The RNA shown here (transfer RNA) has 74 nucleotides and comes from an uncultured Erysipelotrichaceae bacterium.
The prediction has a mean pLDDT of 81.
RNA sequence: GCGCUAGUAGCUCAGUUGGAUAGAGUGCAACACUACGAAUGUUGAAGUCAGGGGUUCGAAUCCUCUCUAGCGCG
Numbered sequence: 001g002c003g004c005u006a007g008u009a010g011c012u013c014a015g016u017u018g019g020a021u022a023g024a025g026u027g028c029a030a031c032a033c034u035a036c037g038a039a040u041g042u043u044g045a046a047g048u049c050a051g052g053g054g055u056u057c058g059a060a061u062c063c064u065c066u067c068u069a070g071c072g073c074g
Stems, first nucleotide, its partner, number of pairs: 001073007010026004019057001028044005050066005
């Protein structure tokens, strides 16, 4: 330099023939329970879907450029 894959909650990930308020587990907080904790249960917070631009009535999803990480080729 070229090609491929990935980037979504603090962490690990799902969601991709475009569709209505973006989810799960885990972690975190509060409450219940307990003599106090752990465990368990209930509730809650946490997201510019890596960033810019474009297409569309509508984009995490399609197109384009850039950034980061991994793998391969030279």

Rfam family: tRNA. By type it is a transfer RNA.